[in-house]
RNA sequence: CGACACCGGGUGGGAGAGUUCCGGCAGCACCGCCGGAACGCCGAAGGGGCAACAUCCCCAGAACCUCUCAGGCACCAGGACCACUUGGCCGAG
Numbered sequence: 001c002g003a004c005a006c007c008g009g010g011u012g013g014g015a016g017a018g019u020u021c022c023g024g025c026a027g028c029a030c031c032g033c034c035g036g037a038a039c040g041c042c043g044a045a046g047g048g049g050c051a052a053c054a055u056c057c058c059c060a061g062a063a064c065c066u067c068u069c070a071g072g073c074a075c076c077a078g079g080a081c082c083a084c085u086u087g088g089c090c091g092a093g
Base pairs, nucleotide, nucleotide: 001093006088007087008086009085010084011083012082013081018039019038020037021036022035023034024033025032040073041072042071046069047067048066049065053061
């Protein structure tokens, strides 16, 4: 000087899932908006669970799989993951 790996920041992209009822507002009527509740639904924040394998045995050990506790079901926000960029740390060479 400095790759890979790990952690964080910035920018962009980023899916899925509804009905009913009640109340309020507006309104000539139709229609619309907001909030709440019941049941239902979704899985890609987070969280939980497990196989093969390895192995004498046991323990430990994955996910976009699975559970749906949390979260979500117009928009906004959030969002695993991907791309670009940037910082920290490690230090192969």

A computed fold for a 93-nucleotide RNA from Flexivirga caeni, annotated as Glycine riboswitch aptamer.
The model forms 90% of the base pairs in the Rfam consensus.
Its mean pLDDT, the model's own confidence on a scale to 100, is 75.